Description
The RNA shown here (SAM riboswitch aptamer (S box leader)) has 101 nucleotides and comes from uncultured Galbibacter sp. The organism belongs to Galbibacter, within Bacteria. The coordinates come from a structure-prediction model, not an experiment, and the mean pLDDT is 84.

[in-house]
RNA sequence: UUAUCAAGAAAGGCGGAGGGAAUAGACCUGUCGAUGCCUUAGCAACCCUUUAUCUGUAAAGAAGGUGCUACAUUCUACCACGGGAAUUUGUGGAUAGAUAA
Numbered sequence: 001u002u003a004u005c006a007a008g009a010a011a012g013g014c015g016g017a018g019g020g021a022a023u024a025g026a027c028c029u030g031u032c033g034a035u036g037c038c039u040u041a042g043c044a045a046c047c048c049u050u051u052a053u054c055u056g057u058a059a060a061g062a063a064g065g066u067g068c069u070a071c072a073u074u075c076u077a078c079c080a081c082g083g084g085a086a087u088u089u090g091u092g093g094a095u096a097g098a099u100a101a
Stems, first nucleotide, its partner, number of pairs: 001101005010040005018029003023077004041069003046065002048061005073096001078093006
């Protein structure tokens, strides 16, 4: 820089208190052992392989390089437009972040 981010996929061992990126709020999750680390397994299909092709892409695959396996990137925050008498609410976008090339 570009693309994607409401789908999908867990067991065992170690360990012992917080964890869900950061700030605030909310909501969850965790001593019935979370987060993390290791092993194995799995998911997905970005890179990759094969075939077709109107060269844009489509279909199939999974050996290898990554990634991932609670909750939408857990939700909101800033902007625009709309709904509602109002507390508020819906859609789109921006910012931030994650992953891949």
RNAcentral holds the sequence, with entries from MGnify. Its Rfam family is "SAM riboswitch aptamer (S box leader)". Gene Ontology term of the family: regulation of gene expression. Of the family's consensus pairs, 97% are formed in the model.